[in-house]
RNA sequence: CGCUCAUCCAGAGGGGCAGAGGGACACGGCCCGUUGAAGCCCCGGCAACCCUCCAGCCGGUCUCGCGUUACGCAGCGAGGCUCCCGGCGGGGAAGGUGCCAAUUCCGUCUCGUGGCGAGGUUCGCCGCGAGGAAGAUGAGGA
Numbered sequence: 001c002g003c004u005c006a007u008c009c010a011g012a013g014g015g016g017c018a019g020a021g022g023g024a025c026a027c028g029g030c031c032c033g034u035u036g037a038a039g040c041c042c043c044g045g046c047a048a049c050c051c052u053c054c055a056g057c058c059g060g061u062c063u064c065g066c067g068u069u070a071c072g073c074a075g076c077g078a079g080g081c082u083c084c085c086g087g088c089g090g091g092g093a094a095g096g097u098g099c100c101a102a103u104u105c106c107g108u109c110u111c112g113u114g115g116c117g118a119g120g121u122u123c124g125c126c127g128c129g130a131g132g133a134a135g136a137u138g139a140g141g142a
Base pairs, nucleotide, nucleotide: 001141003140004139005138006137007136008135013043014042015041016040017039021032022031023030026108027107028106029105044100045099046098049096050095051092052091053090054089056088057087058086059085061080062079063078064077065076066075104134109131110130111129112128113127114126115125116124117123118122
């Protein structure tokens, strides 16, 4: 940076300084906060995106066979290899990030659906499910 991809119902807090706000923005709701918010610092922790190990599974790849009049492709079967690539699975945690109230606190937009109420075939309210938008974090790209 209107870029790409992945993830976002799990997990993990103490101290010091500070002193009134905070939960991204807007609105609504609901919470947190002088039993100390934001911010900064120290220590601790969580997690496993990057990283790394295993070589179990799948794909890929290579070889051979079947298949074909023949060659090749597709397909099927057998085997090899983890040297290389991707995915799944399992393990690790030194380092680079990140994170440590509440699902990203919830809703807002679309679709579907249940109930209730108006009314007469559309609305309203309360819920549920799926998706989207926005945002956050990481890895990459320009």
This is a predicted structure of a 142-nucleotide RNA (SAM riboswitch aptamer (S box leader)). It was read from a public genome assembly, where an Rfam model found it. The prediction has a mean pLDDT of 76.